[in-house]
């Protein structure tokens, strides 16, 4: 400097065919259960889906740029 990949909840991550109200585990908080705790069971609370900007009735998804990471190559 070119290529490619990846960014969605406090961490892992799914959602890849553009459509229903954005999900899972974990974890963190309440109740439940216990002699207390673990574990187990029920539930809640947390997300402008990396910024901005575009196409489209309609975008986490499709383009454009820019930011951050990782791999590769001179």
């Nucleotide at each position: 400097g070119c290529a490619c990949c990846c960014g969605u909840a406090g961490c892992u991550c799914a959602g890849u065919u553009g459509g229903a109200u954005a999900g899972a585990g974990u974890a963190u908080c309440u109740g439940g259960c216990u002699u207390c705790g673990a574990a187990c069971c029920a539930g809640a609370g947390g997300g402008u889906c990396g910024g901005c900007g575009g196409u489209u009735c309609g975008a986490g998804c499709c383009c454009g740029u820019c930011c951050g990471g990782g791999u590769g190559u001179a």
Molecule: transfer RNA
Organism: Candidatus Nomurabacteria bacterium